Annotation
This is a predicted structure of a 477-nucleotide part of an RNA (small-subunit ribosomal RNA, 3' major domain) from a metagenome.

Context: one part of a larger RNA
RNA sequence: UGACGGGGGCCCGCACAAGCGGUGGAGUAUGUGGUUUAAUUCGAUGCAACACGAAGAACCUUACCUCCCCUUGACAUCUGGAGAAUCCCUCUGAAAGGAGGGAGUGCCUUCGGGAACUCCAAGACAGGUGUUGCAUGGCUGUCGUCAGCUCGUGUUGUGAAGUGUUGGGUUAAGUCCCGUAACGAGCGCAACCCCUUUCCUCUGUUGCCAGCGGGUAAUUCCGGGAACUCUGAGGAUACCGCCAGUGAUAAACUGGAGGAAGGCGGGGACGACGUCAAGUCAUCAUGGCCCUUACGGGGAGGGCUACACACGUGCUACAAUGGCUGGUACAGAGGGUUGCCAACUCGCGAGAGGGAGCUAAUCUCACAAAGCCAGUCUUAGUCCGGAUUGUACUCUGCAACUCGAGUACAUGAAGUCGGAAUCGCUAGUAAUCGCAGGUCAGCAGACUGCGGUGAAUACGUUCUCGGGCCUUGUACA
Numbered sequence: 001u002g003a004c005g006g007g008g009g010c011c012c013g014c015a016c017a018a019g020c021g022g023u024g025g026a027g028u029a030u031g032u033g034g035u036u037u038a039a040u041u042c043g044a045u046g047c048a049a050c051a052c053g054a055a056g057a058a059c060c061u062u063a064c065c066u067c068c069c070c071u072u073g074a075c076a077u078c079u080g081g082a083g084a085a086u087c088c089c090u091c092u093g094a095a096a097g098g099a100g101g102g103a104g105u106g107c108c109u110u111c112g113g114g115a116a117c118u119c120c121a122a123g124a125c126a127g128g129u130g131u132u133g134c135a136u137g138g139c140u141g142u143c144g145u146c147a148g149c150u151c152g153u154g155u156u157g158u159g160a161a162g163u164g165u166u167g168g169g170u171u172a173a174g175u176c177c178c179g180u181a182a183c184g185a186g187c188g189c190a191a192c193c194c195c196u197u198u199c200c201u202c203u204g205u206u207g208c209c210a211g212c213g214g215g216u217a218a219u220u221c222c223g224g225g226a227a228c229u230c231u232g233a234g235g236a237u238a239c240c241g242c243c244a245g246u247g248a249u250a251a252a253c254u255g256g257a258g259g260a261a262g263g264c265g266g267g268g269a270c271g272a273c274g275u276c277a278a279g280u281c282a283u284c285a286u287g288g289c290c291c292u293u294a295c296g297g298g299g300a301g302g303g304c305u306a307c308a309c310a311c312g313u314g315c316u317a318c319a320a321u322g323g324c325u326g327g328u329a330c331a332g333a334g335g336g337u338u339g340c341c342a343a344c345u346c347g348c349g350a351g352a353g354g355g356a357g358c359u360a361a362u363c364u365c366a367c368a369a370a371g372c373c374a375g376u377c378u379u380a381g382u383c384c385g386g387a388u389u390g391u392a393c394u395c396u397g398c399a400a401c402u403c404g405a406g407u408a409c410a411u412g413a414a415g416u417c418g419g420a421a422u423c424g425c426u427a428g429u430a431a432u433c434g435c436a437g438g439u440c441a442g443c444a445g446a447c448u449g450c451g452g453u454g455a456a457u458a459c460g461u462u463c464u465c466g467g468g469c470c471u472u473g474u475a476c477a
Base pairs, nucleotide, nucleotide: 001477002476003474004473005472007471008470009469010468011467012466013465015461016460019425020424021423022422023421026316027315028314029313030312031311032310033309034307035306042053043052064302065301066300067299068298069297070296073125077124078123079121080120081119082118083117086103087102088101089100090099091098092097107114108113127291128290130289131288132287136285137284138280139279140278141276143274148187149186150185151184152183153182154163155162156161167178168177169176193268194267195266196265198236199235200234201233202232204230208225209224212223213222214221239262242256243255244254245253246252318418322377323376324375325374326373327372328371334365335364336363339358340357344353345352346351384415389410390409391408392407393406394405395404431453432452433451434450435449436448437447
């Protein structure tokens, strides 16, 4: 100087407390461990691995296993030789591959040949998701959006170092003020960026419809309008600016006015010096090492989907604030030409037929659901719950046996609110309700977004956890 303390002081955080809803019990989805297996490819392992890489394993993917094949190789450059390239057919085989048959003679040319492509030969070499993340780059997690981490000059000390950065206030903040052997500065904080909240100007089509005219059973349907909503460009607005009080007259804090918004208005992006030899050699790149008729390459089938069990994360429930039946209302944000697919018809339905429109503020996915109104069920393992299983189908796709999703009928398991323990959340939040997107032929309970309805509680900082500053002890570095 640090680090540590079941030392002290001050302060903060859904850290506790106060509340609301869960997990832990059930069924199931999914990940992991374990076990099994020819293989169940590999990685991730306290917080910070475990719906994680994987924004989607039937084949492919695919790295694994079994079998069948290739050896200058699926891919790159170079040398020599041959042939244009390319297309079609037959046999064999699970295919890769192997054996044959036919069509075809292009482009440039100084007529030597050349360009592109294919085959053969030899070797230089290719290739490796093989190994080392403890050789590395790059990228990332984490402490932590915590308020810290440092430097120059000066100065103090023999020196390691100190000072500044400590102190008194204040702040979300090393934020600002005052003091001060310090004076300044840098990386962080904040601001500058994006979205959102209010207003103004401009813009009026594909969006809008107040007033006017026409038309209809009805609908901006038509004329028209430029007000409103909205679209998307540019601006304005909030700064403790004003008032009062408190305070050292400071910084600031408390209350008030005006205002759409008030004290960082609400979100996002943004992550200092560093820590964990943290993670990744399987995104990529890369040193060393290793394989080279195989640890490389091609194909078929299987596996990654196994199942006594254990754990994590979800979904659905156990019902009446509910289930079912009928009627009825209101979003936002997105996607769409290898696509989205309307009207209409058929089917109980998944869906099929059909073909209009749309490269989309025009057409379409697309009925939002909870809600509201009416009826029924009356506390029951039930008209709760839907696992499991049978039969019949639908769709995608060469192909749903291993191993897809969906529909109808039948079947109707566990489950009556969950031990110890444990998690999230402070406001348009939790809870609850649906919608969309990416991935994607098909497959979403996951993920990423979007809106609808919309709470309770916070006395407080004694305690638990994590962190910041000062101080103290230390046989630790």

The prediction has a mean pLDDT of 85.